This is a predicted structure of a 519-nucleotide part of an RNA (small-subunit ribosomal RNA, 5' domain) from an uncultured bacterium. It matches the Rfam family "Bacterial small subunit ribosomal RNA". Its Rfam clan is "SSU clan".
Context: one part of a larger RNA
């Protein structure tokens, strides 16, 4: 000098930041990922139009009946809110944590003639004609529940054939050209294979195949990346080859066979510790230490294992199995995962609200309106940090009183106070009142906040540490090697500037000291 600090005493305000460093300990409760009716069927509260049944005052009657205001059912059409279901897209982003990892994990620089890429952009070509189901629903039925089983019906942008089809892919052949070993690019011939979906308010939005771009990802390599030799040898899929498999792709990635290799004092192996970096702190620099907040990458999601779906998965709020733990149970069986935001217990020297809003920025879905968003924007708590402001200003000597001290004369506190004049930052009470909101219009959580303006009244606001030397700042009393102080030297045993108290003084100041850690 610095800090994500803590502790002691003290504490007025504002702005901007920061806030579980310990138990990757366990979690009550709420919220944190939905959306689309312009993909689809069913069902429905309500409304409008149409429709006109049962009933029917009454009139009339030849007593059989006829007419009839009113009444509004079933059905049909349209509008429209909510719930469940099929289907699409998104739940692989965003958010958290640092347990593991000494590794191509990270940083940096190359390579991929060995690769993938939903949504987006550009271009080319297309969208013909069919089929069978399964939810929902209805019925029956099992179970305490979670959740099922059977029968029957049905729609689609759900599913499946057929047609068409190349610049696509595969196989076979011929030619040209280039390079960086394998090889790459390109021309041409033949054969084979593969697609589609509609919706609508008629503006559009979608669908299929291909080529390119962009974005994102995957893989390989050079170099760099802590400590220990009181760890010296390590290794059998091990090292290489051939073949087959697998992958988007190279590869012992996996498998069969063959060979016996591969690494190591330039530190292998083993053990310990640790997420890495941009950066941060310090230092004249070299360097040392560090990796909180913010940004990039990686890893993880109760512990371990596994795959599915998908353009993309270590899938935090998906699935399956096993373990530990917790909960429900009718004892047969089930449910759960805060290292998301709050919050609780526990641990600890120690770290906040079970807050407001989607107004802005951004994200998902949707043609849109819009819905969702504990991301985010704000507010609350904490002197935890940095910065700024205030606690008044000027005058005022009878140098008041009081305190302390004294050689008793005085000295000092001290212009300090009182007192006079003034100001109102701050405070409080009124009045006005934003920017942030883009624009055709509407829409502000913050917030009646910031800010402006008027009234009031010095009013509401100072402490902490030190005073032997280092080191700025001294006397008195008490104590008497006691009580105590102390960073080092060292003080204290009867005149202590070093202990305790008081007065005074010095330093810093809404802080001041102490402790811890780094330079």
């Nucleotide at each position: 000098g610095a800090c994500g600090a803590a502790c002691g005493c003290u504490g007025g305000c504002g702005g901007c930041g920061u806030g579980c460093u310990u138990a990757a300990c366990a979690c009550a409760u709420g919220c944190a990922a939905g959306u689309c009716g312009a993909a689809c069927g069913a069902g429905u509260a309500u409304c409008a139009c149409u429709g006109g049944a049962a009933g029917g005052a009454g009139u009339u009657u030849u007593c059989g009946g006829a007419c009839a205001a009113c009444g509004g059912a079933a059905g049909g059409u349209g509008a429209g809110g909510a719930c469940a279901g099929u289907g699409g897209c998104g739940g692989a982003c965003g958010g958290g944590u640092g347990a593991g990892u000494a590794a191509c994990g990270c940083g940096u620089g190359a390579g991929g003639a060995a690769c993938c890429u939903g949504c987006c952009u550009u271009u080319c070509a297309g969208a013909g004609g069919g089929g069978g189901a399964c939810a929902a629903c209805a019925g029956u039925u099992g179970g305490a529940a979670a959740c099922g089983a059977c029968u029957g019906c049905u729609a689609a942008u759900a599913c499946c054939g057929c047609a068409u089809g190349a610049c696509a892919c595969a196989u076979a052949g011929a030619g040209a050209u280039c390079g960086c070993a394998u090889g790459g690019u390109u021309u041409u011939u033949a054969u084979g294979u593969c697609a589609a979906a509609g919706a609508u308010u008629u503006a559009u939005c979608g669908c299929u195949g291909a080529a390119a771009g962009a974005u994102g990802g995957c893989c390989u390599c050079g170099c760099g990346u802590c400590u220990g030799a009181u760890u010296a040898g390590c290794u059998a899929g091990u090292u290489g080859g051939u073949g087959a498999g697998g992958u988007a792709a190279c590869g012992g990635c996996c498998c069969a066979c063959c060979a016996a290799g591969g690494c190591g004092a330039c530190g292998a192996u083993c053990a310990g510790u640790a997420g890495c970096c941009g950066g941060a702190c310090u230092g004249a620099g070299a360097g040392g230490u560090u990796g909180a907040c913010c940004g990039g990458c990686c890893a993880c999601a109760u512990u371990g294992g596994g795959a599915c779906u998908g353009a993309g998965a270590u899938a935090c709020g998906g699935c399956c199995c096993a373990g530990a733990c917790u909960c429900c149970u009718a004892c047969g069986g089930g449910a759960g995962g805060c290292a998301g935001c709050a919050g609780u217990g526990g641990g600890g020297a120690a770290u906040a609200u079970u807050g407001g809003g989607c107004a802005a920025u951004g994200g998902g879905c949707g043609c849109a309106a819009g819905c969702c968003u504990g991301a985010c924007c704000c507010a609350g708590c904490a002197a935890c940090g940095c910065c700024g402001c205030g606690u008044g200003a000027a005058g005022g000597a009878a140098g008041a009183a009081g305190g302390c001290u004294u050689u008793c004369g005085g000295g000092u506190u001290g212009u300090a106070a009182a007192c006079u004049u003034c100001u109102u930052u701050u405070g409080u009470c009124g009045g006005g009142g934003a920017c942030g909101a883009g624009u055709a219009g509407a829409a502000g959580a913050c917030g009646g906040u910031a800010c402006c303006u008027g009234g009031c009244g010095a009013a509401u606001a100072a402490g902490c540490c030190a005073c032997g030397g280092c080191u700025a700042a001294c006397u008195a009393c008490g104590u008497g090697c006691c009580a105590g102080c102390a960073g080092c030297c060292g003080c204290g045993g009867u005149a202590a500037u070093a202990c305790g108290u008081a007065g005074g003084u010095g330093g810093c100041a809404a802080g001041c000291g102490u402790u811890g850690u780094c330079c």
RNAcentral holds the full RNA, with entries from ENA, Greengenes and SILVA.